This is a predicted structure of a 526-nucleotide part of an RNA (small-subunit ribosomal RNA, 5' domain) from an uncultured bacterium. RNAcentral holds the full RNA, with entries from ENA.
[in-house]
Context: one part of a larger RNA
């Protein structure tokens, strides 16, 4: 001198903009909120609305799933993603490069196929037990739930003869049959099999990758073969048998530290530190083990065992898991609000409309940092008072006030007032599909909604210098000197050193320097 997720002290310190905020105890955790959503998959009707029926002048009452809708339920599809942490990991991780033995839900493309049958089972009624979570017995029923049966170019096994293997519907809309139910037709969304693609993910392989040697020897599934199991895959991954190998000073094994990376500080560079925020990758979800279910997890807001801690019990047994977002207690030298919305943008689900989203957009605290701005401008010499010094003449604070003339950022007040909205829905055209003027899908006109921020942000007017400067230093380094007081006392210090009676060093005072809504202290790292 830069440099900082910074703290401590002053200054109570004006404004705005953008950023940024538990670095400590991976310590406990009240309370609310962070993952639902689909009725166009199914059975239905607990609450709202409306309709219709009943009774009643009338309010109103019952009664009807007939309609919007929709609690619980039964199915999909999500929940493996988004958000947090950094405990662990020194390699099973990360970076780079390259690799073959894989699996991919939605998604794209282009292909075939969706024909016929059944048996249950939640809700739901009735009952039983428990304080409670819950738990049971019986009977009833629906499906895009489950199960067979056909069929299956292509899939899959094969000893090439053969064997084995699937589905589900639903909605809109016509007309024809039909008493109806519905069938047929067609559009739209699905279902299933296989096929390429994307995209995600698992495997291997090389080289890099913190410190010790006061760790020099490690190693029994441990090298490797051979056969089986496993797995989406390859493989001691796992077993049986056989070999006796593997690894190391080019640092194994042990200890200790530490998530790693793009990148961030700093330096001229090389190199040093680091790795907060913002993106990749990795690991973890109270603490330790497991599988389940799925295309995906051994799963933060799922499960099941053990443990430790809290709670609640009618003692017999039950609930929980903030390293989501805010809070709270503790820790600590320290780090915010139990805030407003889904308008964007992303994501779930849904045909859609639209639900949900503590991601996310914004506001609120905090001078925590960076950046702007502003606390006035011109003029003003009887160089006023006063205040420090004086060699008593004077010099200095100093154009600084005081006064006269202006201006008006912010801050105050009043009116106006954006972008951020695209989209969505209706309604007309026009072109595919089609018999069709429906339906849908693409393009094109019109009309209309939709803003948390927001008393935004900008602008215009009002009013008045009014409301807006502190800190540190002035011995050298190092820019800034004078009196006083004090007397090796009191203090001061970053280094060198000053202070024992003239101290520019120590305290006050005037004066000067320097930075400035900051200022200097201490701690960091170059």
């Nucleotide at each position: 001198g830069a440099u900082u997720g910074a703290a401590g002290u002053u200054u109570a310190a004006g404004c705005g903009g953008c950023g940024u905020g538990c670095c400590u105890a991976a310590c406990a955790c009240a309370u609310g909120c962070a993952a639902g959503u689909c009725g166009g998959g199914c059975g239905g009707u607990a609450a709202c609305a409306g309709g219709c029926g009943u009774a009643g002048c009338a309010a109103u009452a019952c009664g009807u799933g007939c309609u919007g809708a929709c609690g619980a339920g039964c199915g999909g599809c999500g929940a493996a993603c988004g958000g947090g942490u950094g405990a662990g990991c020194a390699a099973u991780g990360c970076u780079u490069c390259g690799g073959a033995a894989u699996c991919u839900g939605c998604c794209c493309a282009a292909u075939g196929a969706u024909g016929g049958g059944g048996a249950a089972u939640a809700a739901c009624c009735a009952g039983u037990c428990g304080a409670a979570a819950g738990a049971u017995u019986g009977g009833c029923u629906a499906a895009u739930a489950c199960c067979g049966c056909a069929u299956a170019c292509g899939c899959c096994c094969u000893u090439c003869g053969g064997g084995g293997g699937a589905a589900a519907g639903c909605g809109g809309g016509g007309g024809u049959c039909g008493c109806a139910a519905g069938a047929c037709c067609u559009c739209g969304c699905g279902u299933c099999g296989a096929u390429g693609g994307a995209u995600g993910a698992g495997c291997c392989g090389a080289a890099g990758u913190c410190g010790g040697a006061u760790u020099a020897g490690c190693u029994a599934g441990u090298u490797g073969g051979u056969a089986g199991g496993g797995u989406a895959a390859c493989g001691g991954c796992c077993u049986a048998c056989c070999a006796a190998g593997g690894c190391g000073a080019c640092g194994a094994u042990c200890c200790g530290u530490a998530g790693c990376u793009g990148g961030u500080c700093u330096g001229a560079g090389a190199g040093g530190a680091c790795g907060a925020c913002c993106a990749g990758c990795c690991a973890c979800a109270c603490u330790g083990g497991g599988a389940c279910u799925g295309a995906g997890a051994c799963a933060c807001g799922g499960c099941c065992c053990a443990g430790a801690c809290u709670c609640c019990u009618a003692c017999g047994g039950g609930a929980g898991g903030c390293a989501g977002c805010a809070g709270u207690g503790g820790g600590g030298a320290a780090u915010c609000u139990u805030g407003g919305g889904c308008a964007a943008u992303g994501g779930g689900g849904g045909a859609a409309a639209c639900c949900c989203u503590g991601a996310c957009c914004c506001a609120g605290c905090g001078a925590c940092g960076c950046c702007g701005c502003g606390u006035g401008g011109g003029g003003g010499a009887u160089g006023a008072a006063g205040g420090c010094u004086u060699u008593c003449g004077g010099g200095u604070c100093g154009u600084a006030a005081a006064c006269c003339c202006c201006u008006g950022u912010u801050a105050g007040g009043u009116g106006g007032g954006a972008c951020g909205a695209a989209c969505g829905u209706c309604c007309c055209c026009c072109a595919g599909c089609a018999a069709a003027u429906a339906g849908c899908u693409g393009g094109g006109g019109g009309a209309u909604u939709u803003g948390a921020c927001g008393g935004u942000a900008c602008c215009a007017c009002c009013a008045g210098a009014g409301a807006a400067a502190g800190c540190c230093c002035c011995g050298g380094c190092u820019a800034a000197c004078u009196c006083c007081g004090u007397g090796c006392c009191a203090g001061c210090a970053g280094c060198c050193g000053c202070g024992g009676u003239a101290a520019u060093a120590c305290g006050g005072a005037g004066g000067g320097g320097g930075c400035a809504a900051g200022u200097g202290u201490u701690g960091u790292u170059c």